[in-house]
Molecule: SAM riboswitch aptamer (S box leader)
Organism: soil metagenome
RNA sequence: UCUUAUCGAGAGUGGUGGAGGGAUCGGCCCGACGAAACCCGGCAACCCGCGCAGGCGGGUGCCAAAUCCGACUCGCUGAUGCGAGAAAGAUGAGA
Numbered sequence: 001u002c003u004u005a006u007c008g009a010g011a012g013u014g015g016u017g018g019a020g021g022g023a024u025c026g027g028c029c030c031g032a033c034g035a036a037a038c039c040c041g042g043c044a045a046c047c048c049g050c051g052c053a054g055g056c057g058g059g060u061g062c063c064a065a066a067u068c069c070g071a072c073u074c075g076c077u078g079a080u081g082c083g084a085g086a087a088a089g090a091u092g093a094g095a
Base pairs, nucleotide, nucleotide: 001095002094003093004092005091006090007089012040014039015038016037020030021029022028024071025070026069027068041063042062043061046059047058048057049056050055067088072085073084074083075082076081
């Protein structure tokens, strides 16, 4: 980079740390009642192994808000807005 599946469920009153974080842009949020990161802990979607099965072990992933909402197109609407589908992104598996 390509293909494919999924993205409204789930997961901490812990330790270190000390100002950022939520992909991008616009919004709107989270954060000194402690952000990122690391450790511990946890969850259980995908894959592998074992098992009749419940499940167990491992790999990867994840642990605010729908992928936080929108971005492009279409439909409805006087408008605000609502709905559907793309795009983009994330993760797994395969190439």